Context: one part of a larger RNA
RNA sequence: GCCGGCGAGUUACGAUGCGUUGCGAGGUUAAGUGAUGAAGUCACGGAGCCGAAGCGAAAGCGAGUAUGAAACGUGCGAAAAGUAGCGUGUCGUAGACCCGAAACCUGAUGACCUAUCCAUGAGCAGGUUGAAGCAGGGGUAAAACCCUGUGGAGGACCGAACACACGCCUGUUGAAAUAGUCGGUGAUGACUUGUGGAUAGCGGAGAAAUUCCAAUCGAAUCAGGAUAUAGCUGGUUCUCCUCGAAAUAGCUUUAGGGCUAGCCUGUUAUUUAGAAUACAUGGGGUAGAGCACUGAUUUGACUAGGGGGUUUCACGACCUACCGACUCAUAUCAAACUUCGAAUACAUGAUAUUUAUAUAACGGAGUCAGACGGCGACAGAUAAGUGCCGUCGUCAAAAGGGAAACAGCCCAGAUCCACAGCUAAGGUCCCAAAGUAUAGGUUAAGUGGUUAAGGAUGUGUCAUUGCAGAGACAACCAGGAUGUUGGCUUAGAAGCAGCCACACAUUAAAAGAGUGCGUAAUAGCUCACUGGUCGAGUGAAGGUGCGCCGAAGAUUCACGGGGCUAAAACCUAACACCGAAGCAUGGGGAUACGAGUAAUCGUAUCGGUAGAGGAGCAAUGUAUGAAAGGCUGAAGUCAGAACGGAAGUGCUGAUGGACGAGAUACAAGAGAGAAUGCCGGC
Numbered sequence: 001g002c003c004g005g006c007g008a009g010u011u012a013c014g015a016u017g018c019g020u021u022g023c024g025a026g027g028u029u030a031a032g033u034g035a036u037g038a039a040g041u042c043a044c045g046g047a048g049c050c051g052a053a054g055c056g057a058a059a060g061c062g063a064g065u066a067u068g069a070a071a072c073g074u075g076c077g078a079a080a081a082g083u084a085g086c087g088u089g090u091c092g093u094a095g096a097c098c099c100g101a102a103a104c105c106u107g108a109u110g111a112c113c114u115a116u117c118c119a120u121g122a123g124c125a126g127g128u129u130g131a132a133g134c135a136g137g138g139g140u141a142a143a144a145c146c147c148u149g150u151g152g153a154g155g156a157c158c159g160a161a162c163a164c165a166c167g168c169c170u171g172u173u174g175a176a177a178u179a180g181u182c183g184g185u186g187a188u189g190a191c192u193u194g195u196g197g198a199u200a201g202c203g204g205a206g207a208a209a210u211u212c213c214a215a216u217c218g219a220a221u222c223a224g225g226a227u228a229u230a231g232c233u234g235g236u237u238c239u240c241c242u243c244g245a246a247a248u249a250g251c252u253u254u255a256g257g258g259c260u261a262g263c264c265u266g267u268u269a270u271u272u273a274g275a276a277u278a279c280a281u282g283g284g285g286u287a288g289a290g291c292a293c294u295g296a297u298u299u300g301a302c303u304a305g306g307g308g309g310u311u312u313c314a315c316g317a318c319c320u321a322c323c324g325a326c327u328c329a330u331a332u333c334a335a336a337c338u339u340c341g342a343a344u345a346c347a348u349g350a351u352a353u354u355u356a357u358a359u360a361a362c363g364g365a366g367u368c369a370g371a372c373g374g375c376g377a378c379a380g381a382u383a384a385g386u387g388c389c390g391u392c393g394u395c396a397a398a399a400g401g402g403a404a405a406c407a408g409c410c411c412a413g414a415u416c417c418a419c420a421g422c423u424a425a426g427g428u429c430c431c432a433a434a435g436u437a438u439a440g441g442u443u444a445a446g447u448g449g450u451u452a453a454g455g456a457u458g459u460g461u462c463a464u465u466g467c468a469g470a471g472a473c474a475a476c477c478a479g480g481a482u483g484u485u486g487g488c489u490u491a492g493a494a495g496c497a498g499c500c501a502c503a504c505a506u507u508a509a510a511a512g513a514g515u516g517c518g519u520a521a522u523a524g525c526u527c528a529c530u531g532g533u534c535g536a537g538u539g540a541a542g543g544u545g546c547g548c549c550g551a552a553g554a555u556u557c558a559c560g561g562g563g564c565u566a567a568a569a570c571c572u573a574a575c576a577c578c579g580a581a582g583c584a585u586g587g588g589g590a591u592a593c594g595a596g597u598a599a600u601c602g603u604a605u606c607g608g609u610a611g612a613g614g615a616g617c618a619a620u621g622u623a624u625g626a627a628a629g630g631c632u633g634a635a636g637u638c639a640g641a642a643c644g645g646a647a648g649u650g651c652u653g654a655u656g657g658a659c660g661a662g663a664u665a666c667a668a669g670a671g672a673g674a675a676u677g678c679c680g681g682c
Base pairs, nucleotide, nucleotide: 001682002681003680004679005678006677011094012093013092014091015090016089017088018087019086020085021084022083023082026050027049028048032044033043034042035041054061055060064076065075066074067073097235098234100232104225105224106223107222108221109220115199116198117197118196119195120194121193122192123191124189126158127157128156129154133150134149135148136147137146138145162186163185164184166183167182169180170179201217203213204212205211210219238616239615240614241613242612243611248261249260250259251258252257262367263366264364265363266362267361268360269359270358273357274355275354276353277352278351279349280348281347282346288340289338290337294334295333296332299329300328301327305323306322307320308319309318310317311316370395371394372393373392374391375390376389378387379386400411401410402409415588416587417586418585421583422582426578427577428576429562430561431560435575438573439572440571441570442569448564454549455548458546459545460544461543462542464540465539466538467537475533476532477531478530479529481506482505483504486500487499488498512527516525517524589606590605591604592603593602594601595600617671620667621666622665623664624663629659636655637654638653639652640651642649643648
């Protein structure tokens, strides 16, 4: 891991609903006793309990009573039948659906491991160093001191046994639940070790590490209290049918738990009371708007006041491109501004239309982590697949079609069957069902098939405005002069460094005291402007459609792919088709309601988690029952194409070798795939 077996809402008592049975203003016995004698039997037993009357603290009174001096009152009552079994739902008390703690307490057992201590024993190869002391000699006034010997000290040195455990490696389902190899440390000491003894868990011991106290230690082990408790996790076993949530509010030592309400379900009752739309009547202060108010705020005028300056001995006066209240004009802003003010929404209501709810009582729940999307706000950074509200939708609890794939988006709500039909969203070149469809435009960017500020003779279209057959625009030919090198400045300044100007005047078809390049300054080239050649459009600014650039990322990967350009892209128009579990058609079933004596028919409905309700199936046992059946073959097992709406049920054959269906009623150890379930097998 698989297979098989086992494995979880039980029982008692009490309470309260519902169903049902008996009796009924009553109902009922308990313990016990008697009888019968195994029948969940019969009889007795009225103690007791519930009900038939309540109110008051009580005395007490009584359909009333309490309060109070008394009620105009007020509170609780009266004007609805109960009770005893049985069944069933739920609750309470019990282990109370099952498994699961870490812990707590009580009593015992442990110092044969290990820690410390006590008593009594034992052990430490070999080598090295050579303290004190002593002796002799030297030395001194005497000492000190020195030398040579002797001596044998030391938590001394090297190093086996012994003890320890610093490093790598190996081992890591080991040879070993801590070891092995190679090295390492101590090795006469605070050394090591044998034996016996002492200290015990709210404790002991500890050269102290939360270290040890028998492979167990922040409080040992064993048994018991004990099925501790677990607002937590996991699990909880057959079928079909009807309905079908919530993730909110308030309170909570409360926040992942509860209680009440909300929303679901069942029963009963009321019997149209509900919903939507139209209509009518209302209140409002949001969106928007506005600036009279409260505040903010632009510019100007006016000026009080202030600053600065001039003047004055002072008073004062004057000036001010400074600041500036009030007032006036002007331009704006506001969730906590309003002289205004919608749409919606909300409330109430007769009527009409469409519809089928609504309310109350009682039984049973579940829910209290919500998610995303659209719209309206707030918080945040007008960030978040963010947080928090309101409102609608979907998911949750919803399958089907579309969006390549994709809970929350678009379409649409699956009772079952159908290889015929019509549509929705979305599509119709191929993958891939349906137009290589039609008409008219646009786009050239593979734009389509990512994004902004900003940029651009891309291109379509609309309107405005210049110039133009008296010849425009572009190109080419020619001219583009003179006073004059204007004046000033300057080394120079001559159209063209810079400054000034009245920007002049002349000749002209036209030509600036000069548009740019250029020179040291001139020169030179060019432009404006004019004529000619040519011969029809050519400029400017604006609106709008579709495109372009802006646009850099790590495998091809920003159409789902192929591929697509008078599209298979985009816009407009109109048509056809495809396309779903939608709708319709044919057939079957169920539920509810209605009609009908009935058979049956009609209408509506039949997605579904938590959950409520209903109806059934199977296994075991008991009674009927010493039953039907059974060696001419029971149960069980295996196989098979049968039947039923499901759980399931038959039949036939084989196997098996002695029991035993079906029906009705009853009783419960009554259904397995999950619990890191338990036991067994492989």

A computed fold for a 682-nucleotide part of an RNA from a bovine gut metagenome, annotated as large-subunit ribosomal RNA, domain II. The full RNA is in RNAcentral, with records from MGnify.